[in-house]
RNA sequence: CGAACCAUGACGGGAGAGUCCGGCCCUCCGAGGUCGGCGCCGAAGGAGCAAUACCCCUCCCCGGGAAUCUCUCAGGCCCCCGUACCGUCGUGGCGAG
Numbered sequence: 001c002g003a004a005c006c007a008u009g010a011c012g013g014g015a016g017a018g019u020c021c022g023g024c025c026c027u028c029c030g031a032g033g034u035c036g037g038c039g040c041c042g043a044a045g046g047a048g049c050a051a052u053a054c055c056c057c058u059c060c061c062c063g064g065g066a067a068u069c070u071c072u073c074a075g076g077c078c079c080c081c082g083u084a085c086c087g088u089c090g091u092g093g094c095g096a097g
Base pairs, nucleotide, nucleotide: 001097005093006092007091008090009089010088011087012086013085018038020037021036022035023034024033025032039077040076041075045073046071047070048069052067054065055064056063
C1' cells in the first nucleotide's frame, strides 16, 4: 500500500397478505382508533432442525451447523412508512499478499 471478511452510516432498488363481520369512541361523515371473531402474509425480530436446500465430519450411517427452509410467538394484511436482501460510496476493525 492493501484483496477478502465483519460492523456501521448515506443514497438507490425492494414484496406479500381481508380497507371481511360485529360492538364502542371520534368524526371534517372520507376515514381513523380500539375490542372481539374468523381468514390470511412472512422479508424487523424470534424459535426449530421434524421436512427441503446448503456446509462440516464420515466409506456409509450417526452427529453438528444453519437458511430467503419450516413454525407463525411477535409483527403485518387500503395507501403511505417500514422491512430481509442487492448495488454504490464513506467510516472503523481485522488483515491474505
Annotation:
Predicted 3D model of a 97-nucleotide RNA (Glycine riboswitch aptamer) from Isoptericola sp. BMS4. Model confidence (mean pLDDT): 79 of 100.